This is a predicted structure of a 487-nucleotide part of an RNA (small-subunit ribosomal RNA, 5' domain) from a Bryobacteraceae bacterium. Rfam family: Bacterial small subunit ribosomal RNA. Its mean pLDDT, the model's own confidence on a scale to 100, is 90.
[in-house]
Context: one part of a larger RNA
RNA sequence: GAAUCAACGCUGGCGGCGCGCCUAACACAUGCAAGUCGAACGAGAAAGGGGAUUCGUCCCUGAGUACAGUGGCGCACGGGUGAGUAACACGUGGGUAAUCUACCUGUUAGUGGGGAAUAACUCUGGGAAACCGGAGCUAAUACCGCAUAAGUCCGAAAGGAGAAAGCCGAAAGGCGCUGACAGAAGAGCCCGCGGCCGAUUAGCUAGUUGGUGAGGUAAUGGCUCACCAAGGCGUCGAUCGGUAGCCGGCCUGAGAGGGCACACGGCCACACUGGCACUGAAACACGGGCCAGACUCCUACGGGAGGCAGCAGUGGGGAAUCUUGCACAAUGGGGGAAACCCUGAUGCAGCGACGCCGCGUGAGCGAUGAAGCCCCUCGGGGUGUAAAGCUCUUUCGUCGGGGACGAUAAUGACGGUACCCGGAGAAGCAGCUGCGGCUAACUACGUGCCAGCAGCCGCGGUAAUACGUAGGCAGCAAGCGUUGUUC
Numbered sequence: 001g002a003a004u005c006a007a008c009g010c011u012g013g014c015g016g017c018g019c020g021c022c023u024a025a026c027a028c029a030u031g032c033a034a035g036u037c038g039a040a041c042g043a044g045a046a047a048g049g050g051g052a053u054u055c056g057u058c059c060c061u062g063a064g065u066a067c068a069g070u071g072g073c074g075c076a077c078g079g080g081u082g083a084g085u086a087a088c089a090c091g092u093g094g095g096u097a098a099u100c101u102a103c104c105u106g107u108u109a110g111u112g113g114g115g116a117a118u119a120a121c122u123c124u125g126g127g128a129a130a131c132c133g134g135a136g137c138u139a140a141u142a143c144c145g146c147a148u149a150a151g152u153c154c155g156a157a158a159g160g161a162g163a164a165a166g167c168c169g170a171a172a173g174g175c176g177c178u179g180a181c182a183g184a185a186g187a188g189c190c191c192g193c194g195g196c197c198g199a200u201u202a203g204c205u206a207g208u209u210g211g212u213g214a215g216g217u218a219a220u221g222g223c224u225c226a227c228c229a230a231g232g233c234g235u236c237g238a239u240c241g242g243u244a245g246c247c248g249g250c251c252u253g254a255g256a257g258g259g260c261a262c263a264c265g266g267c268c269a270c271a272c273u274g275g276c277a278c279u280g281a282a283a284c285a286c287g288g289g290c291c292a293g294a295c296u297c298c299u300a301c302g303g304g305a306g307g308c309a310g311c312a313g314u315g316g317g318g319a320a321u322c323u324u325g326c327a328c329a330a331u332g333g334g335g336g337a338a339a340c341c342c343u344g345a346u347g348c349a350g351c352g353a354c355g356c357c358g359c360g361u362g363a364g365c366g367a368u369g370a371a372g373c374c375c376c377u378c379g380g381g382g383u384g385u386a387a388a389g390c391u392c393u394u395u396c397g398u399c400g401g402g403g404a405c406g407a408u409a410a411u412g413a414c415g416g417u418a419c420c421c422g423g424a425g426a427a428g429c430a431g432c433u434g435c436g437g438c439u440a441a442c443u444a445c446g447u448g449c450c451a452g453c454a455g456c457c458g459c460g461g462u463a464a465u466a467c468g469u470a471g472g473c474a475g476c477a478a479g480c481g482u483u484g485u486u487c
Stems, first nucleotide, its partner, number of pairs: 001487004006483005013359006019352002021317001026315003030312003035073003040070002048061005080270003090194007099187003104183008112146001114144002121136006152161003166175003196242003203233003208230008245267004249260004272293005295306004323349001325348003331345001332343004362392004372383004396428001398423005406414001431476005436457003442471005452459002
């Protein structure tokens, strides 16, 4: 000098675009953050309104609505965090004849005929609750056989195995379902090479290294197991310890290099801590399940409930880091044939000079030069065209009016915003740091090795350009300094 997820001190007008818990992966009140489909299925209220009434009630509507249940798809995406991890985790280049792939696209072959249940519901039992049990009824695109098998799988062959579901529509037809092949996109696994520190860590290893067989997986493999062999790694640094998510990139630098990993994008890992599997095309699953643990809460003491490293917000820690906002209008995502519903993703708004950029706080004229203040050799000098005064302008701001683009026909949170027009009026808007040398800018007074300054050298003990104040001056400017960190 440049840079910063900054903080602190003094100061602070406006706008645009960004950024905003680096510390306790500490604990969390409250609300919201993942649902949707009645065109898969069975069931099905009430309030309210209308009518009748023997005043008991009944009928119509509300409504095949609401709330639930079965079933399907989604919940593995999106969002958060960086704890762990020195590893095929990541980057890069390859391999997979060792593999999988729901939804989507293309092609092809089918979609015949049966059966048995079960939730909801009714009756009933237990429990404080969470919830659990018994009996009975019922539907399906839920479940199970049978038939058929182009292609598929097993097999050397002969041969064998293995599917399906309906719904909507007056119809035409549409949406589905099953088998198979291909594509697209995604994922799993394997390998070469590359990127931290410590030798005051030198030896490490028993599923260890290899083989045979088996199990397991979508799939290779010591992944797992039985048996057999005795191997495997290491000074080209094994093992151990420390530190750390990796990369595109970002900062600096002429470059080489050094430093960093915040925002944005890709990958990975994690979801109170540890372990486990279930479902599923895919999870060992943040807002699913089970077990154990710590913690918090409820309890009738028998037993239960919970997991903000989602968005806001609270306490705590800290030098330090925001609103319990608006909207699904746009973009995108899930479900649905659609209407539409959901979406703290996202789009916006709010707060913070935290950063970058832009703008303003007026312009011209105006005295041998007011006052005040400062200095003085008392003559004068400085502040200083500065002010006043005169002339003028109106950016920003303010007041009034109009008012979007973003939205293709409809639909705008932002927003009466941006922007435009008009009005008044210089009106409302400057500070901070420094002035001994380095380093740009000097005098007076106070103080008297005191009080204090200080980045280094060093100042201060009675004339201090170095401390404090004032005047003046220098530098930067809505900022200016200080501190931390990097080059």